[in-house]
Context: one part of a larger RNA
RNA sequence: GAUGAACGCUAGCGGGAGGCCUAACACAUGCAAGCCGAGCGGUAUUGUUUCUUCGGAAAUGAGAGAGCGGCGUACGGGUGCGGAACACGUGUGCAACCUGCCUUUAUCUGGGGGAUAGCCUUUCGAAAGGAAGAUUAAUACUCCAUAAUAUAUUGAACGGCAUCGUUUAAUAUUGAAAGCUCCGGCGGAUAGAGAUGGGCACGCGCAAGAUUAGCUAGUUGGUGAGGUGACGGCUCACCAAGGCAACGAUACGUAGCCGAUCUGAGAGGGUGAUCGGCCACACUGGAACUGAGACACGGUCCAGACUCCUACGGGAGGCAGCAGUAGGGAAUCUUCCGCAAUGGGCGAAAGCCUGACGGAGCAACGCCGCGUGAGUGAUGAAGGUCUUCGGAUCGUAAAACUCUGUUAUUAGGGAAGAACAAAUGCGUAAGUAACUGUGCGCGUCUUGACGGUACCUAAUCAGAAAGCCACGGCUAACUACGUGCCAGCAGCCGCGGUAAUACGUAGGUGGCAAGCGUUAUCC
Numbered sequence: 001g002a003u004g005a006a007c008g009c010u011a012g013c014g015g016g017a018g019g020c021c022u023a024a025c026a027c028a029u030g031c032a033a034g035c036c037g038a039g040c041g042g043u044a045u046u047g048u049u050u051c052u053u054c055g056g057a058a059a060u061g062a063g064a065g066a067g068c069g070g071c072g073u074a075c076g077g078g079u080g081c082g083g084a085a086c087a088c089g090u091g092u093g094c095a096a097c098c099u100g101c102c103u104u105u106a107u108c109u110g111g112g113g114g115a116u117a118g119c120c121u122u123u124c125g126a127a128a129g130g131a132a133g134a135u136u137a138a139u140a141c142u143c144c145a146u147a148a149u150a151u152a153u154u155g156a157a158c159g160g161c162a163u164c165g166u167u168u169a170a171u172a173u174u175g176a177a178a179g180c181u182c183c184g185g186c187g188g189a190u191a192g193a194g195a196u197g198g199g200c201a202c203g204c205g206c207a208a209g210a211u212u213a214g215c216u217a218g219u220u221g222g223u224g225a226g227g228u229g230a231c232g233g234c235u236c237a238c239c240a241a242g243g244c245a246a247c248g249a250u251a252c253g254u255a256g257c258c259g260a261u262c263u264g265a266g267a268g269g270g271u272g273a274u275c276g277g278c279c280a281c282a283c284u285g286g287a288a289c290u291g292a293g294a295c296a297c298g299g300u301c302c303a304g305a306c307u308c309c310u311a312c313g314g315g316a317g318g319c320a321g322c323a324g325u326a327g328g329g330a331a332u333c334u335u336c337c338g339c340a341a342u343g344g345g346c347g348a349a350a351g352c353c354u355g356a357c358g359g360a361g362c363a364a365c366g367c368c369g370c371g372u373g374a375g376u377g378a379u380g381a382a383g384g385u386c387u388u389c390g391g392a393u394c395g396u397a398a399a400a401c402u403c404u405g406u407u408a409u410u411a412g413g414g415a416a417g418a419a420c421a422a423a424u425g426c427g428u429a430a431g432u433a434a435c436u437g438u439g440c441g442c443g444u445c446u447u448g449a450c451g452g453u454a455c456c457u458a459a460u461c462a463g464a465a466a467g468c469c470a471c472g473g474c475u476a477a478c479u480a481c482g483u484g485c486c487a488g489c490a491g492c493c494g495c496g497g498u499a500a501u502a503c504g505u506a507g508g509u510g511g512c513a514a515g516c517g518u519u520a521u522c523c
Base pairs, nucleotide, nucleotide: 001522002521003520005519006518007517008516009515012370013369014368015367019362020328026325027324029323030322031321034071035070036069039068040067045062046061047060048059049058050057051056078281079280080279088205089204090203091202092201093200094199097198098197102194103193104192105191106190107189108188109187110144111143112142113141120133121132122131123130124129150173151172152171153170154169155168156167157166158165159164179186180185214244215243216242219241220240221239222238223237224236225235226234256278257277258276259275260271261270262269263268283304284303285302286301287300306317307316308315309314334360336359337358338357342356343354344353345352346351373403374402375401376400383394384393385392386391407464408460409459410458411457412456413455417450423444424443425442426441427440428439429438467512468511469510470509471508472493473492474491478507479506480505481504482503488495489494
């Protein structure tokens, strides 16, 4: 000098920051991922009209919840267990790869079929949850056609970076699609390119100890096959006997890595909270499914520990999301408000969802700013302390007088943050016979959690706002009394045994100041 700090004493305000470093311990409760009716069938409910035997019936419109389907749930948010590793950083390579949504280019969007959830009926179970029958739809599923693609074979041309790459021709095999609509559009399929995001490989860098010296059988290489989006012992069969290591292999212990951050003139040393990038993990261990993407925090299955429900047959759960609880600990906050802004998901849109985020709350935890008054004022008042008893000092300090009103209190006014979207009016562009509609531009109309907050104005009052540590030397700052190797102090040297500037108290002084000291850690 610094800190995600803690402890002691003290404490007026504001701004903008940070706040479980320990038990990756266990979790009550609420919320944290939904959206789409312009994909589909359709219900409860309900409006209007007509008829009526006054019970109701028919037509037509609106339409929750649930269900099928689609997209999202792989993002965002948390934590640092593991991992000494191509995990990370940096620089390359992929002629060995993938990429939903988005942009762009080209072509296509033809014809059929059978189910199933829902609903209804029956039924099992305490529940969680099922079973059977009947019936129905789709942008769900599926068949045919055609095309591209892919694969195999046979050719051709061009090129290169070793394996080779690109383009193209023929034959065979394989092999797509979906509709909705407010009629403007929105979609669907195949192939190419781009963008974005990922995957893999490699050079270099990457902490400690040799009181760890040998390690290795899929081990090292080859051939062939399998597997993958893709290369590869990644896996398997066979063959060979290799491979690593004192330039530290192997084993053991420790640790998320980096941008950064603290310190330092720098070189260096320490750290890796907040913010940003990457990685790993989601009660513990294992596994795959779906999907463009996961081996998936709020998905599935199996095993285990723990907790809960049970009719004992069987079931349910996972806060290292936001709050919050218990526990651990020296120690770390509200079971708050809002989607107004930014961003995300879905939707044509209105919109819905969003503990991301924006805000408020708590605690001096740190940084920065402001205040606790200003001027005049000597009988140097009273009082305290010291005294050589003359005086000295606290001290212009106080009182008193004259001001000010930052802050505070009260009252009044009162934001920026808002850009949109939708609706509506006008203009315009393409298009049209003309309109409607669509795109673009302009105007109107609206949307604020914070918050009646910031800020401004007025009034009132010096009123409501100073402590903490030190004073032997290092080190700025000294006297008196008490104590008497006691009580105590102490970072080091050391102080205290009757004149203690070192203990305790008082006065004075020094330092910092809404803080000041102590402890811990780093330079």
Small-subunit ribosomal RNA, 5' domain from an uncultured bacterium, 523 nucleotides, folded computationally. The RNAcentral record of the full RNA draws on ENA and SILVA. Rfam family: Bacterial small subunit ribosomal RNA.